The prediction has a mean pLDDT of 76. This is a predicted structure of a 146-nucleotide RNA (c-di-AMP riboswitch aptamer (ydaO/yuaA leader)) from an Actinomycetota bacterium. Its Rfam family is "c-di-AMP riboswitch aptamer (ydaO/yuaA leader)". Rfam links the family to the GO terms regulation of gene expression and cyclic-di-AMP binding.

């Protein structure tokens, strides 16, 4: 000098998953992490009238999420593979549109049981990554200088 790996701030990204306060534990002390309680806020679910449904048959049905759907293989156990698809994300201050390019199109809960749905009830504030989109055009505001 280069390179790899770990830790710790700071910023950033998906997401509701953040903020504040008080106590507890460590500790000389203060702080930070933990663990508890509260609240502020940001998210879901449940739950009248009304309206929706209301019949046969097969099938159970339902929630969170963007993560649905089709066509082909190969399995023959619901499932694997590939190609598209509704939809969904991408820092140089938010937002809203258009074009363009790069991704994702998962996973996981309820347990027989839920249409909307005010009062009221409950439940969550995780988990995981790194920008090679510091791309172009429009509008609208915010901050900040002058």
């Nucleotide at each position: 000098c280069g390179c790899c790996a770990a830790c710790u701030u700071c910023c950033g990204c998906u997401g509701a998953a953040u903020c504040u306060u008080c106590g507890c534990c460590u500790a000389c002390a203060u702080a930070u992490c933990g663990c508890g309680a509260a609240g502020a806020g940001c998210g879901g679910g449940g739950g009248a009238c009304c309206c929706a449904a209301u019949u046969g048959g097969u099938u159970g049905g339902g929630g969170c999420g963007a993560g649905u759907c089709g066509c082909g293989g190969c399995a023959g156990g619901u499932g694997c593979c590939g190609c598209g698809u509704a939809g969904c994300g991408c820092a140089g201050c938010u937002c809203u549109u258009u074009c363009a390019g790069c991704g994702c199109g998962a996973g996981c809960c309820c347990g027989a049981c839920a249409g909307c749905u005010a009062a009221c009830c409950c439940c969550g504030c995780a988990a995981g990554c790194g920008u090679u989109u510091g791309g172009a055009a429009a509008g609208a505001g915010c901050a900040u200088g002058a």